Context: one part of a larger RNA
Molecule: small-subunit ribosomal RNA, central domain
Organism: uncultured bacterium
RNA sequence: UUGGGCGUAAAGGGCGCGUAGGUGGUUCUGUAUGUCUGCCGUGAAAGCAUACAGCUCAACUGUAUUUUGUCGGUAGAAACUGCAGGACUUGAGGCUGGGAGGGGCUGGUGGAAUUCCCUGUGUAGCGGUGAAAUGCGUAGAGAUGGGGGAGAACACCGGUGGCGAAGGCGGGUCUCUGGGCCGAUACUGACGCUGAGGAGCGAAAGCGUGGGGAGCGAACAGGAUUAGAUACCCUGGUAGUCCACGCUGUAAACGUUGGGCGCUAGGUGUGGGGAGCAUUCCACGUUCUCCGUGCCGUAGCUAACGCAUUAAGCGCCCCGCCUGGGGAGUACGGCCGCAAGGCUAAAACUC
Numbered sequence: 001u002u003g004g005g006c007g008u009a010a011a012g013g014g015c016g017c018g019u020a021g022g023u024g025g026u027u028c029u030g031u032a033u034g035u036c037u038g039c040c041g042u043g044a045a046a047g048c049a050u051a052c053a054g055c056u057c058a059a060c061u062g063u064a065u066u067u068u069g070u071c072g073g074u075a076g077a078a079a080c081u082g083c084a085g086g087a088c089u090u091g092a093g094g095c096u097g098g099g100a101g102g103g104g105c106u107g108g109u110g111g112a113a114u115u116c117c118c119u120g121u122g123u124a125g126c127g128g129u130g131a132a133a134u135g136c137g138u139a140g141a142g143a144u145g146g147g148g149g150a151g152a153a154c155a156c157c158g159g160u161g162g163c164g165a166a167g168g169c170g171g172g173u174c175u176c177u178g179g180g181c182c183g184a185u186a187c188u189g190a191c192g193c194u195g196a197g198g199a200g201c202g203a204a205a206g207c208g209u210g211g212g213g214a215g216c217g218a219a220c221a222g223g224a225u226u227a228g229a230u231a232c233c234c235u236g237g238u239a240g241u242c243c244a245c246g247c248u249g250u251a252a253a254c255g256u257u258g259g260g261c262g263c264u265a266g267g268u269g270u271g272g273g274g275a276g277c278a279u280u281c282c283a284c285g286u287u288c289u290c291c292g293u294g295c296c297g298u299a300g301c302u303a304a305c306g307c308a309u310u311a312a313g314c315g316c317c318c319c320g321c322c323u324g325g326g327g328a329g330u331a332c333g334g335c336c337g338c339a340a341g342g343c344u345a346a347a348a349c350u351c
Stems, first nucleotide, its partner, number of pairs: 003323004007305002012319001014201002017198001021194003025088007034080001035077007042069001049065006091191001092188002096183003103177002107173001109171001110154001114150008125136002162169002206247006215241002220236004258318006266296012300307002324351003333344004
C1' cells in the first nucleotide's frame, strides 16, 4: 500500500516551461481492445464453506454440493471505451482595431536630504540620555551664508490602487522587449488540460574576482545600566549594504489555501475596457456587460474559527504531499557546492 485526508490539528512542491505518462468537446461510418451475453473446455487431491453421516461428544473422519480464474476456446451484442477513417465549431489558437500598467533590460538625467572638503560671519560650547558618560570643540566646533565633491535612496502623488508565474516591481526620460484586457471577427479545426523525471527563474544573508563606499551597520572597541550585562540605551566602527560578472538555491518563498474546466442567491466599493439611456456636444450621471481587485452575506460546507461566483460549496481530470510526539529534517550513503551548506533521508532508543 486499503481507507481517510492536506486554510489554522500531520500534510500544497517557492514559481512557471515542458518530456514520458494520465486524461480529454460535438457528430457519422467501420472495427471489436476493454466491456457484456450464451455455449464448450479446464480450474488435481487435500484444504475452506454449507448440509448430512461415523467414532458415547468433540477434535478427527467420511459423503454430497458449492466456492476458488484478469483462464482458454467458440458464437454473438455494439450503448460506453479504445483503434481507423470522415465531418463540425462551442474548447484552444488566431488576422484586425482599441486601451491600462512601479512587468523586464539598457543608457544617459533631476531635485531634496545626508556626509566630507574649501571659504565668510561668529564664540564656547556641541552631542547624547531616564539621568549620564565615552565622543567632538579655543589648532575655533556646534549654528549660519557661499562654493565644490561623493555615494545611496527616490518625499508629496500613493490608494484593502496597478503590473508580474513566483521571487518581486515606485523620481523623470530614451532604446529594446514580455504578458494580460476589451471590441469585432476572417482563418485553423480538438491542435486541449495536467505534468513523474528534466532544464530554467528564484527575496535576504552568504561566497569568488574586480570596482565603489555617503548614510546605515553584524563583528569589534569604548561609555552607561546591572548582583553580573559577552544584551537592551549611548559614542565610534569593519565586513556588508551599491555596481559588473560568476556561484549559492534557501525563507513565516504565506492567501500558511497546487493547476485546469463547468455549475451554484444577492448587496456594496474600487481599477481597466465596451454598449445603451439622458445631456445640443463634452464632462458628470445612470443602466447593462466583460476582465481584475476588496468588503458583507444566502444555500451549502466546516471540529470550530470561518469560507462563501476570487469557495474552504457541488462535480470531473492531472500532479505534489500526510499517516502519534521526541530522536530528526539528524546519522549514514549518494548527488550538488569554492565554502557555508543544500537536496534525498532512516534506525536504535524513549514517551